[in-house]
Molecule: transfer RNA
Organism: Chlorokybus atmophyticus
RNA sequence: GCCUCCUUAACUCAGCGGUAGAGUACUUUCUUGGUAAGGAAGAAGCCACCGGUUCAAGUCCGGUAGGAGGCU
Numbered sequence: 001g002c003c004u005c006c007u008u009a010a011c012u013c014a015g016c017g018g019u020a021g022a023g024u025a026c027u028u029u030c031u032u033g034g035u036a037a038g039g040a041a042g043a044a045g046c047c048a049c050c051g052g053u054u055c056a057a058g059u060c061c062g063g064u065a066g067g068a069g070g071c072u
Stems, first nucleotide, its partner, number of pairs: 001071007010024004018055001026042005048064005
């Protein structure tokens, strides 16, 4: 220098262009003599950033940044 992949909740990850989800963790609560475990409810995302396409973009296209790998 070139190529490929990844970036979504605190963490690990889903998500066929049409309302953003799960598990763990967190908060409240039930249960217990008290904890753990278990039950119920809840909060937490402007989907890395900037543009483009589209009636509509987390999703498609381009660029930038960060990370991982490969080639020379």